[in-house]
């Protein structure tokens, strides 16, 4: 320097491919039941600029443009 693929609560992940409105489970975290007490088990809550900006559309996590930043091959 050129190519390819990822980037979603604290971590981990569905969803993108084929746009559809309140973005998915889970672990953790808090709060309660329940126990003699703690784990365990059950309920509930809080947490998201979908890496950052533009742009297409009536409507973008998803399409396309740029940039940033991880990893791979190439030279």
């Nucleotide at each position: 320097g050129g190519g390819c693929a990822c980037g979603u609560g604290g971590c981990c992940u569905a969803g993108u491919c084929u746009g559809g409105a309140u973005a998915u489970g889970g672990c953790a975290u808090u709060g309660g039941c329940c126990u003699c007490c703690u784990a365990a088990g059950c309920c509930a809550a809080g947490g998201g600029u979908c890496a950052g900006g533009g742009g297409u559309u009536c409507g973008a996590a998803u399409c396309c443009c740029u940039u940033c930043g991880u990893g791979c091959c190439c030279g």